[in-house]
RNA sequence: AGAGUUUGAUCCUGGCUCAGGACGAACGCUUGCGGCGUGCCUAAGAAAUGCAAGUCGAACGGGCGGCCUUCGGGUCGUCAGUGGCGAACGGUCGCGUAACACGUAGGCAACCUGCCUCUGAGUGGGGGACAACGGCCCGAAAGGGCCGCUAAUACCGCAUGUGGCCACCCUUUCGCAUGGGGGGGUGUCUAAAGCCUUCGGGCGCUCGGAGAUGGGCUUGCGGCCUAUCAGCUUGUUGGUGGGGUAACGGCCCACCAAGGCGAUGACGGGUAGCUGGUCUGAGAGGACGAUCAGCCGGAUUGGGACUGAGAUACGGCCCAGACUCCUACGGGGGGCAGCAAUUAGGAAUCUUGCGCAAUGGGCGAAAGCCUGACGCAGCGACGCCGCGUGGGGGAUGAAGGCCUUCGGGUCGUAAACCCCUUUUACCGGGGAAGAAGGAUGUGACGGUACCCGGUGAAUAAGCCCCGGCUAACUACGUGCCAGCAGCCGCGGUAAUACGUAGGGGGCGAGCGUUGUCCGAAGUUACUGGGCGUAAAGAGCGCGUAGGCGGCUUUCUAAGUCUGGUGUGAAAGGUUCAGGGCUCAACCCGAACAGUGCACUGGAUACUGGCAGGCUUGAGUGCGGCAGAGGGGGGCGGAAUUCCUGGUGUAGCGGUGAAAUGCGUAGAUAUCAGGAGGAACACCGAUGGCGAAGGCAGCCCCCUGGGCCGUUUCUGACGCUGAGGCGCGAAAGCGUGGGGAGCGAACGGGAUUAGAUACCCCGGUAGUCCACGCCGUAAACGAUGAGUGCUAGGUGUCGGGGGUAUCGACCCCUCCGGUGCCGCCGCUAACGCAGUAAGCACUCCGCCUGGGGAGUACGGCCGCAAGGUUGAAACUCAAAGGAAUUGACGGGGGCCCGCACAAGCGGUGGAGCAUGUGGUUUAAUUCGUCACUAACCGAAGAACCUUACCCAGGCUUGACAUCGCGUGAAAGGCCGUGAAAGCGGCCCCCCCCGCAAGGGGCACAAAGACAGGUGUUGCAUGGCUGUCGUCAGCUCGUGUCGUGAGAUGUUGGGUUAAGUCCCGCAACGAGCGCAACCCUCACCCCAUGUUGCCAGCGUCGAGUCGGGCACUCUUGGGGAACUGCCCGUGCAAGCGGGAGGAAGGUGGGGACGACGUCAAGUCGGCAUGGCCCUUACGCCUGGGGCUACACACAUGCUACAAUGGGCGCGACAGAGGGACCCGAGGCCGCGAGGCGGAGGCAAUCUCACAAACGCGUCCUCAGUUCGGAUCGCAGGCUGCAACUCGCCUGCGUGAAGCUGGAAUCGCUAGUAACCGCAGGUCAGCUAAACUGCGGUGAAUACGUUCCCGGGCCUUGUACACACCGCCCGUCAAGUCACCUGAAUUGUCUGCACCCGAAGCCCGUGGCCGAACCCGCGCAAGCGGGGCGGAGCGGUCGAAGGUGUGGGGAGUAAGGGGGACUAAGUCGUAACAAGGUA
Repeated sequence: AGAGUUUGAUCCUGGCUCAGGACGAACGCUUGCGGCGUGCCUAAGAAAUGCAAGUCGAACGGGCGGCCUUCGGGUCGUCAGUGGCGAACGGUCGCGUAACACGUAGGCAACCUGCCUCUGAGUGGGGGACAACGGCCCGAAAGGGCCGCUAAUACCGCAUGUGGCCACCCUUUCGCAUGGGGGGGUGUCUAAAGCCUUCGGGCGCUCGGAGAUGGGCUUGCGGCCUAUCAGCUUGUUGGUGGGGUAACGGCCCACCAAGGCGAUGACGGGUAGCUGGUCUGAGAGGACGAUCAGCCGGAUUGGGACUGAGAUACGGCCCAGACUCCUACGGGGGGCAGCAAUUAGGAAUCUUGCGCAAUGGGCGAAAGCCUGACGCAGCGACGCCGCGUGGGGGAUGAAGGCCUUCGGGUCGUAAACCCCUUUUACCGGGGAAGAAGGAUGUGACGGUACCCGGUGAAUAAGCCCCGGCUAACUACGUGCCAGCAGCCGCGGUAAUACGUAGGGGGCGAGCGUUGUCCGAAGUUACUGGGCGUAAAGAGCGCGUAGGCGGCUUUCUAAGUCUGGUGUGAAAGGUUCAGGGCUCAACCCGAACAGUGCACUGGAUACUGGCAGGCUUGAGUGCGGCAGAGGGGGGCGGAAUUCCUGGUGUAGCGGUGAAAUGCGUAGAUAUCAGGAGGAACACCGAUGGCGAAGGCAGCCCCCUGGGCCGUUUCUGACGCUGAGGCGCGAAAGCGUGGGGAGCGAACGGGAUUAGAUACCCCGGUAGUCCACGCCGUAAACGAUGAGUGCUAGGUGUCGGGGGUAUCGACCCCUCCGGUGCCGCCGCUAACGCAGUAAGCACUCCGCCUGGGGAGUACGGCCGCAAGGUUGAAACUCAAAGGAAUUGACGGGGGCCCGCACAAGCGGUGGAGCAUGUGGUUUAAUUCGUCACUAACCGAAGAACCUUACCCAGGCUUGACAUCGCGUGAAAGGCCGUGAAAGCGGCCCCCCCCGCAAGGGGCACAAAGACAGGUGUUGCAUGGCUGUCGUCAGCUCGUGUCGUGAGAUGUUGGGUUAAGUCCCGCAACGAGCGCAACCCUCACCCCAUGUUGCCAGCGUCGAGUCGGGCACUCUUGGGGAACUGCCCGUGCAAGCGGGAGGAAGGUGGGGACGACGUCAAGUCGGCAUGGCCCUUACGCCUGGGGCUACACACAUGCUACAAUGGGCGCGACAGAGGGACCCGAGGCCGCGAGGCGGAGGCAAUCUCACAAACGCGUCCUCAGUUCGGAUCGCAGGCUGCAACUCGCCUGCGUGAAGCUGGAAUCGCUAGUAACCGCAGGUCAGCUAAACUGCGGUGAAUACGUUCCCGGGCCUUGUACACACCGCCCGUCAAGUCACCUGAAUUGUCUGCACCCGAAGCCCGUGGCCGAACCCGCGCAAGCGGGGCGGAGCGGUCGAAGGUGUGGGGAGUAAGGGGGACUAAGUCGUAACAAGGUA
């Protein structure tokens, strides 16, 4: 630091995902040791049991026990009580709280503070009680009542008053305001307690002052979400007076005033303890607030006060509620969010441990007691850190596993084995520090850490991953199954992606997974983003708040900058060759940081503030100008329609074609007149005006804005603009008018599979006017407003100046508007480019993946329609922008092809043949399927072939290699059998070598193996088809582009051709084209048999002699190149001509670019994988591949007279031939037979070519056409013609009279017609195929159309590429959501009722020891003061009633939405998508 993922590819936008770090974690697998940390995140649910706050006898009386006793008591211990201090700390939790709760910086002149420290003064003298205790009584208990006794540091008067409080007076000093402090005086009020003692004193007590500590109050600033919460508030805001408090305060009360808060977000809702810090991050920031520390808040829920220095009190009290426990039913008790433990909940979180030894706390004079604070231990890999599971040697690279091309490779020095060590674990021995100012004592941890010794490699390795991202690959299994998956995606028979194994990678006592946070994400952008087309500029204006603001001067110092001071707790962080545990984690020390806040000194450039000046921004005056700018009124002509009348007659109208419609009741057409409404042709524009919407005949009235010129005046008056207000096309709504044309809806006619559309005929609302609503739009320049700056060129509109002219023009120039082109620059590209999308500044609006959705709910607006604001669940891995290359288009241009057209002959109908589908069958073997399967593999299925079926057999096999044994192999005979086979007999080795042995062949047994037309052409090679003999396909270098890519290859010509020429940021090159090859056509040379015969010889035949001229054969060579001429053209070339056998590639062939179709072929062959192995192999007999109701394809023969039959006659080429072709001759009607000359073939032969010519018959007929079918008789091949061959003769004579829709071939020696040959082959179902010659046409205007193709261009939402893509309803399933009669529990507002405890107020006839007064000797009594119970009242929790609001749950039904391999209907969109 980035990576994967949208595409065929590219760039951009943009989301999703991953790699990192972290955790109080959990889950899975695994687990040796230690140290340090850490451990209910959920139910602030419930609560068994134990413990967690007591202590003091040196404050006091007493009970009990021990001892002593002079019997009074004393003393020691202990216990409850009185009294004191503590219990408000410590510990726990995070509910509540959005608040001065917290943080930070201040303030209190408005306050308190027990214990502690310092200091001043004092501590005199009295009094009356109540517990304990004793007695009696009630109660189950808890507990209580009555009577009696008693002490005090308990309680109460009195005295004293340094002082203190209060009031007043004098004085001094200080402060930011209220005001504060000091000194003095007068008056009133106001204290106390003792205990111990070694008799020195110590500890206390009281009233003050000061300090320290802790608190209280208050202020500035800071830190969550929501505006679908916009208004909130009556003690509310302030005042006066009072009450209350330690203290200010509306804290509380009475009265008065009517305020206070809020867009800088009040009020409401949701969520949340805050902080130091923690995690992350480069930082800025984001998230979090466990442990530790500070503050706050809570203690079963709600309310309340008491005591006290301190509480509104976790282990106190009172009341109410819920829950729970005890109960004798009368009544009582309880509160773990203390430590353990339990239960519940949950994915999940520990021991009912030890100790007060240390640290700290309470009490005590102290000893000491108490302390689940704390110190330790235990449990948990929960985290961090450390250590170990051994080290060295060891190659026959062991065995074994896995892979393998079978050679080997790998696990792997790994193991074994040898040598060594002993951390750890285990055993034995020793043994701490932690413990104090000195001495003594004191250790839970703990016989622990640590040290020494001992045995022995001994006790100790797993987890995840291995398709890309991302480091690590093979085999087998599986077969879109099972499964994986963080994203992209894997799996449908060769899966590095599933499962297992081997191997490998990573980490390691851990490893993975899940969850959450930060990062990556510059993906909320302060640092640091955007808005023409990707998401995003508000439809436009006016303008409020706010933000921002020209030149200049003085002052100020708020912002800003700088110095200093204080603070920013500790812990934590960073640093240090710092320190302590063997290291580390951990701990200790020091320094720094802590970016903040406050106070204070200084600076004054900039911003702000006060004051003053200026004119350039802005406005204004004056003089001109253009304009469909707006509103109102009036006028005009053309056209449509309607009405009236005239002329006139059979149609008009409409369309692709029609029909509906109109018309003989007279239409259309035409003329005249009239009515009415709406819109304004030409001018007219690339034009003008307006803020936008928008504005168009002409005239008048009213009115807004703009531009130019001048520079009069004002003096920053400016820009933008959240809210707000106004304007705002069309459609739509309300009321009333109007209504010619047009025209939703609707009716009809067509079209169509349908046609609720497109087309046609009609036609209502509407369109028009007035007034009022609506408030939207592709309201678009898809581009907010303002200002300044930044090359040019060229139009046009308005105005001015200059020059020139008689003048208008022209020309130069300035300002304003509106277009085009274009540089820099910008942009993802397209493009923008002084009218910016450039460079900057200011202000506003808006965006943050797609769908859901501009939807739902709520609010606001509206008469409604609807508008505006505007989510979520769920779901997807994309959705997008621009550009590129293709492909495609019922887009365009150019151009080819028997593509159409022109023409000739066919197919489709018939019969037959052949192939295929289908069906049938035991089997009808298999493959091939549009063109490019179907007389194809088949250039030969009766057996064989043969792969199929039935049956009989064989098992190292019909065939190959290897080792061993025997023997020739063969051959002959017999039995059985359909054969194969099985069984028996006879015969029994050969070659080389002296031998050993070797070789050949066969047989037997056993084993390695053979064999497979079994499977996969979607694992392959090779070969082939097709586009296509089409003219294309590419590369190197250069150039252009961010890039895909482009250029070249486009363009202008030309060609059969990317053929050539010209031009050109291209220049060259390759594969294709062409040519080189074969063949045919002409000539020459050579050649002369088996070929030839002109001339010569020969009776006939090239038969022979002869000849080699000619034909011909074979080989070689020549010839054609647009070379020549004319025309044309820059050229390439084209047109014409001459010559020539041949002329513009002369005809034909071979030859097929990059590639496409997962095209075809595993059954030609080869071949990976898989499968069969007494069978999926092999042999044999028979059957089948030949089936047949049908369908298709390719052919043959025909339907006849251009013909058929018969007779006679003529002319080819190319081929074949030795188990072969077979002549003449003879036999047979014939197929054929007999026979065998000749021929290894220019010799002989197959072999008569046929159409054709001549002659004759048939005369238009199902025929003398046609020949199917069937019968009989024959022939041939073959082991064998039944299934199932061909041929012959005789007989039979079917369909068929030119073939519907549709469709094929062919452009010249071609089509058509005619025969001949060959391969395969015993024969042949060949009418097929491959060749050969014979006869031998017609037509092409032309490129509109159909099909295919090439080039350029255009559009695209296509790219498995139009056989593409894709939309909506319906049907099915799943999910979440909205609504919903109703219903459930919950929170909350308001009103009222009831009203506990308690504080306060009142009352207090009842009760009461102290003080006062009176009486009494006294006991005591009475009165007063004071206090209290009780009662009344205000407030008041819970509760109740009524009525609202919020959110949640359930829900019949309703609604749409999302998703889901192959459902239904149509075809809306993407190409002019067929109606843009």